[in-house]
RNA sequence: UUAUUGAAACAGGGGUGCUCCACGCGAGUGGGGCUGAGAAAUACCCUCGAACCCGAUCCGGAUAAUACCGGCGUGGGAAGUUUUCUUCGACCGAGC
Numbered sequence: 001u002u003a004u005u006g007a008a009a010c011a012g013g014g015g016u017g018c019u020c021c022a023c024g025c026g027a028g029u030g031g032g033g034c035u036g037a038g039a040a041a042u043a044c045c046c047u048c049g050a051a052c053c054c055g056a057u058c059c060g061g062a063u064a065a066u067a068c069c070g071g072c073g074u075g076g077g078a079a080g081u082u083u084u085c086u087u088c089g090a091c092c093g094a095g096c
Stems, first nucleotide, its partner, number of pairs: 001090002006084005011047004016041001017034007052077003058071004
């Protein structure tokens, strides 16, 4: 000097389903239940990869029901810079 890991700052990306009850002509609103980090919080998750999207009105299983679980999946996409510290490695230079 460079690369990896950690931390911080700022910036950016992402999802919000199923079900029951009440009200309502309806759109919807409010409350409860299920899974989950998160089911509209100012919160949660993620930034080079299983956050998330597409395939997908997919396939198998379970469930009151649902990406609820598994497969698909080494699939195709998907948002980053800076500062600082540590460890190890590599390279360069100097001295002995």
A computed fold for a 96-nucleotide RNA from an Acidobacteriaceae bacterium, annotated as TPP riboswitch aptamer (THI element). It was read from a public genome assembly, where an Rfam model found it. The model forms 96% of the base pairs in the Rfam consensus.